[in-house]
Context: one part of a larger RNA
RNA sequence: GCCGGCGACUCAUAGGCAGUGGCUUGGUUAAGGGAACCCACCGGAGCCGUAGCGAAAGCGAGUCUUCAUAGGGCAAUUGUCACUGCUUAUGGACCCGAACCUGGGUGAUCUAUCCAUGACCAGGAUGAAGCUUGGGUGAAACUAAGUGGAGGUCCGAACCGACUGAUGUUGAAGAAUCAGCGGAUGAGUUGUGGUUAGGGGUGAAAUGCCACUCGAACCCAGAGCUAGCUGGUUCUCCCCGAAAUGCGUUGAGGCGCAGCGGUUGACUGGACAUCUAGGGGUAAAGCACUGUUUCGGUGCGGGCCGCGAGAGCGGUACCAAAUCGAGGCAAACUCUGAAUACUAGAUCUGGCCUCAAAAGGUCAAGGUCGGCCAGUGAGACGAUGGGGGAUAAGCUUCAUCGUCGAGAGGGAAACAGCCCGGAUCACCAGCUAAGGCCCCUAAAUGACCGCUCAGUGAUAAAGGAGGUAGGGGUGCAGAGACAGCCAGGAGGUUUGCCUAGAAGCAGCCACCCUUGAAAGAGUGCGUAAUAGCUCACUGAUCGAGCGCUCUUGCGCCGAAGAUGAACGGGGCUAAGCGAUCUGCCGAAGCUGUGGGAUGUAAAAAGUAAAAAUGCAUCGGUAGGGGAGCGUUCCGCCUUAGGGGGAAGCACCCGCGCGAGCAGGCGUGUGGACGAAGCGGAAGCGAGAAUGUCGGC
Repeated sequence: GCCGGCGACUCAUAGGCAGUGGCUUGGUUAAGGGAACCCACCGGAGCCGUAGCGAAAGCGAGUCUUCAUAGGGCAAUUGUCACUGCUUAUGGACCCGAACCUGGGUGAUCUAUCCAUGACCAGGAUGAAGCUUGGGUGAAACUAAGUGGAGGUCCGAACCGACUGAUGUUGAAGAAUCAGCGGAUGAGUUGUGGUUAGGGGUGAAAUGCCACUCGAACCCAGAGCUAGCUGGUUCUCCCCGAAAUGCGUUGAGGCGCAGCGGUUGACUGGACAUCUAGGGGUAAAGCACUGUUUCGGUGCGGGCCGCGAGAGCGGUACCAAAUCGAGGCAAACUCUGAAUACUAGAUCUGGCCUCAAAAGGUCAAGGUCGGCCAGUGAGACGAUGGGGGAUAAGCUUCAUCGUCGAGAGGGAAACAGCCCGGAUCACCAGCUAAGGCCCCUAAAUGACCGCUCAGUGAUAAAGGAGGUAGGGGUGCAGAGACAGCCAGGAGGUUUGCCUAGAAGCAGCCACCCUUGAAAGAGUGCGUAAUAGCUCACUGAUCGAGCGCUCUUGCGCCGAAGAUGAACGGGGCUAAGCGAUCUGCCGAAGCUGUGGGAUGUAAAAAGUAAAAAUGCAUCGGUAGGGGAGCGUUCCGCCUUAGGGGGAAGCACCCGCGCGAGCAGGCGUGUGGACGAAGCGGAAGCGAGAAUGUCGGC
C1' cells in the first nucleotide's frame, strides 16, 4: 500500500413542542399491597386543570396603582394521562486523541557519589632531597665527581578515554569500524558485596545521571481527567435553502441576542411598474457667512528719513488694517442646488373557472404576527462613492450593487470572483446570446468607403521629428511669388564717444541725410586695426503656386535582463485599424418531440384514497422538512418450503428514479436450516479517523 472483519448521535431521569390514542359524569395515580414471577386488581396521599389581581393584608370577574368611579398595567380563563418523534437539561453523552495533576507502590544488575574487601599498570628516559669522597675554610658556607632514586615528571604497550577525518546511515552495530589521537604511580583503572529513591537521590555542575525513559523515573489507580482544538462520523429518492452582518462578551478561529433559512398555523392582499405629493442639503456650483488666497486702487496704523527746544509738521519706489475692483480654494464653508434614494397615496397584474360584457370566485407571488428546528457570525474578487496608504499593493477599512462562495454550460489560448447564461431526464432536430467566421477550429479568403508600412496591430511616459492622410486661419503670387543661378549691395563716413587701435561687426549713445532699381551708421564669418567673404534689400533670368500658424486620424524614436518565448500557434499588408451593410457559426439559454417528479384552483367524477387534463415549478454547500430501501433478533399464522437438497457462493435473465427486489421446480457448488405477509426491538448500513485487528 491493497483486501477482509470491527469502528462513531446511545441510554436513564426530568422539561418544552408536535403527532397519535384513552377518558372528558375533569384527567391521573406514586410508594406500597397483590396465592411462583409479570399482569389484572387494590391504593386518591399527591400532581395538572377548574380565577384572577396585588409586595402583602386582602378583594374578586375583576384587581392593583391613586384623592379619584380620571387614566393606565395585568386579567376576564382552562383539559388531562400515556405512547411515538424532534429538541433542551443533568450525567463520559457522537467517536478517537493530549501534555499534565494527585494517591499507592516498584527500581542504584545501567549509571552518579560513598563504604567494605580484593586485583592490575611491558619497557625505556629524566635524575629532586639525602649521603659519600675530593677541593675549600679557623669552623662553615660554597664547589666538583660519585652515590641515591623523588615526581598528580617524560616517551610508550596492556588498561581507561574519545580530539579529527573517512566509512556506515532500511548499519555488521538503536552510537560501531578503520586511520591517526589523550592519560597511562595516580584526584589512576577495575572485580565482588553493600548505601542513598522521585515534592527524592547523586552530581570535580552538563539540568548531567537514577535500567535504550529525566526541567522531575517507571507501574497501577483517580480516569472514559479535561480539550472554546484537529481529525473522522457508514443506505436511497423528493421539496425548500442560507450566512460570513449589528450589539455585547477576560471577547476576537468561542459564545449569547437580533438579522438571514426550514417547517407549521393565523391574519392581510399585495409585489414590480407608472403617476402624483413630500422632506432633504449630497454631486455640481458659488463666495452672501466662516476661513483661506493672488494681483491692482485708496492707505487706518507702524517702520525709516528730514525739520523742530518741544508740541508737532513734512517726505517715503517700505510693511500694511479696513474697503473697492479683478481672479481662485474648502470633509468639519453655503446666497444656491440636482440625478438617484427614501416615505405616503392613487392606478395597474398573471393562471384557471363562471362569462356577450360588466362583475364575481379561487390560487400564486408580497407582507405582518406566533409555535418548533437550525446553520452562520474567518468571506473573496469585480463595479461605483469614500477613509487610511504614496489618488502604491492580488493592501486595508466602510457604503450600494453583482458574481463566486453554494453554480455546471458557452466565451476570455489556459484562468473561483470578468462577459453571456441559471443544468428535471432523453434526442445523430431547430433558433439565438456573449464571442466569432484564412488553417489548426464550427461559420464570409463576404460587400462597400477610408486609414496604416510600423509586422504598428501583438505592452509604457515626459520629450523629440519636413512620417503620412485630412480640417481651419493667415500672408505672398502673371503688375511674375518661393527656391536656384547672374549682377548690384553705394556716398557723407573711419558717424560721435571710448580706446594703444575701435574703420558696419570689444563696449556706450544716437540710428540721420544723399544718390538711386536697391543697399542697415549694418545679419554672420574674419583682421592687431584695416582689408576680404556674406546677409538684409534690389534688378535680370525662370514660369505657378509658395510660406507661416492652429488642429484631427494613424504611425516613428524615446524602449535595457538574464536558455529562444508577452498575436494561443501557423502565418497575415490584411487574416491590421475606423465606419456602414448582409449572411452564417455558436451554450445544458429558448423552441420542438417524448418521459418523470413536486405544488395546485376550478369543472366532471368521487365516502375517502387515487387517476387524468390545465397551469406553475424541479442548480445547490451549511441546514430544515417529507417519503422510502435494507440488516440482525422477537411476536402472530408455528406456518409455506426443505437430504427428491435450506441458507450461503458463482453464473443467466428481468423489474424499480433509487436504496434495492423478484424469477426460472434454471445450472454448478454447498450440506441443514428457513422465505413471504402484518407488527415490534435495535450492538442497524463504511472509503477515508498518520483508525483498529488479521492476511498478502
This is a predicted structure of a 696-nucleotide part of an RNA (large-subunit ribosomal RNA, domain II) from Pseudocayratia dichromocarpa. The full RNA is in RNAcentral, with records from ENA. NCBI's taxonomy places the organism under Eukaryota, Streptophytina, Euphyllophyta, Pentapetalae, Pseudocayratia. Its mean pLDDT, the model's own confidence on a scale to 100, is 82. Its Rfam family is "Bacterial large subunit ribosomal RNA".